[in-house]
RNA sequence: GCGCCUUUAGCUCAAUGGCAGAGCGUUCCGUUCACAUCGGAAAGGUCGCUGGUUCGAUCCCAGCAAGGCGCA
Numbered sequence: 001g002c003g004c005c006u007u008u009a010g011c012u013c014a015a016u017g018g019c020a021g022a023g024c025g026u027u028c029c030g031u032u033c034a035c036a037u038c039g040g041a042a043a044g045g046u047c048g049c050u051g052g053u054u055c056g057a058u059c060c061c062a063g064c065a066a067g068g069c070g071c072a
Base pairs, nucleotide, nucleotide: 001071002070003069004068005067006066007065010024011023012022013021018055026042027041028040029039030038048064049063050062051061052060
């Protein structure tokens, strides 16, 4: 330098173009003498950034950025 893959909650990851979710974690409540387990509830997101397409974009397209793999 070229090609490919990834980027979504604190972590690991889902999500057919139609108001973004799970598990773990965190906080609170119940249960317990207490802790753990278990049950219930809540908080937590500019969907990497900027544009484009579209009535509508996490999703499609382009550029950029970061990380990874390969070739030279």